[in-house]
RNA sequence: CAACCUAAAUCGCUGAAUUCAUUAUUGAAUCGGGGGAACCACCUGUUAUUAUCUAAAACUGGGGUGAAUCCUUUCAAAGGGUAGGGUGACUCUGACCAUCCGAAUCCGACAGCUAACCCCGUAAGCGUUGUUGGAGAAAGAA
Numbered sequence: 001c002a003a004c005c006u007a008a009a010u011c012g013c014u015g016a017a018u019u020c021a022u023u024a025u026u027g028a029a030u031c032g033g034g035g036g037a038a039c040c041a042c043c044u045g046u047u048a049u050u051a052u053c054u055a056a057a058a059c060u061g062g063g064g065u066g067a068a069u070c071c072u073u074u075c076a077a078a079g080g081g082u083a084g085g086g087u088g089a090c091u092c093u094g095a096c097c098a099u100c101c102g103a104a105u106c107c108g109a110c111a112g113c114u115a116a117c118c119c120c121g122u123a124a125g126c127g128u129u130g131u132u133g134g135a136g137a138a139a140g141a142a
Stems, first nucleotide, its partner, number of pairs: 011127004018029004031121005040112001045059003049056002061110001062107004070081003084101005090136007
């Protein structure tokens, strides 16, 4: 000097997931999500069976949070691509380049939108730092 590993603090990243008060408990603010009129929209799948013109039965469902959908390959596993999403550090924004994600889970036969109103969450997991244009902010110098 460089690389790698570990710990702490500061700072930062994904995300709604932060702050304050309280002896504990818990409460409040903040941010986020769901349910829920009118108007508008939608207009109710399949079936050999039974009944008879609309019922039964069986099967297939449908919806929410999230960027996380869809196509394809394989006997399977593992893959390839992709809608879409993130990161590269003053804030916002545009271009190029590089790189990463493209999951998981909940409701339980059921929910379009939706004022009033009602209900719920406020976790978890991590450690990146390229070039350039514009606007703004801050600091320094004269």
Source information:
Predicted 3D model of a 142-nucleotide RNA (c-di-AMP riboswitch aptamer (ydaO/yuaA leader)) from Psychrobacillus faecigallinarum. Rfam family: c-di-AMP riboswitch aptamer (ydaO/yuaA leader). Its family is annotated with cyclic-di-AMP binding and regulation of gene expression in the Gene Ontology. From the family's description: This family represents a conserved RNA structure found upstream of the ydaO and yuaA genes in Bacillus subtilis and related genes in other bacteria. The organism belongs to Psychrobacillus, within Bacteria. Its mean pLDDT, the model's own confidence on a scale to 100, is 78.